[in-house]
RNA sequence: GGGCGGAUAGCUCAGCGGUAGAGCGGCGCCCUUACAAGGCGAUGGUCACAGGUUCAAUCCCUGUUCCGCCCAUCA
Repeated sequence: GGGCGGAUAGCUCAGCGGUAGAGCGGCGCCCUUACAAGGCGAUGGUCACAGGUUCAAUCCCUGUUCCGCCCAUCA
């Protein structure tokens, strides 16, 4: 330098045009002498960034940044 994949809640990941979800975690309450487990409730996001297409973009297109893998070149 070229190719491919990834970036979504605190963490692990789903979702792939029609107002964004799960599990785990953290918080409050119940239960218990107490702790754990369990139950209930609430909480949580500029969907990496900037443009474009569209009535409408997390999703499609372009560019950029970061991470991973492969290839090439140099040493």

Transfer RNA from Aggregicoccus sp. 17bor-14, 75 nucleotides, folded computationally. Rfam family: tRNA. Rfam classes the family as a transfer RNA. The prediction has a mean pLDDT of 82.